[in-house]
Predicted 3D model of a 79-nucleotide RNA (c-di-GMP-I riboswitch aptamer) from a soil metagenome. The prediction has a mean pLDDT of 87. The sequence is in RNAcentral, with records from MGnify.

């Protein structure tokens, strides 16, 4: 970041499994993606918990990187 090569990952959705759960991991699938590679460090949104006692708010533990912003890192080489 290109009507370039080579490739790359994999959304919903379905089966299997783990998980209180959000949601993970493997299969099948392809929305899409120039970092949709990887890191929970700020932010934001889920989930259990406890406090409060019905709102709201807070504390604690988790998830979500394809929700943002950063950090590492990486392939090709036309403006």
């Nucleotide at each position: 970041g290109a009507c370039a090569a080579g490739g790359g990952c994999a959304a919903a959705c379905c089966c299997g499994u783990c998980g209180c759960g959000a949601g993970g991991c493997g299969g099948g699938g392809g929305c899409g993606c120039a970092a949709a590679g990887c890191c929970a460090c700020g932010g934001a949104g889920c989930u259990c918990u406890c406090g409060a006692a019905u709102c709201a708010c807070g504390g604690g533990a988790g998830c979500u990187g394809g929700c943002c912003g950063g950090a590492c890192u990486a392939c090709c080489g036309a403006a």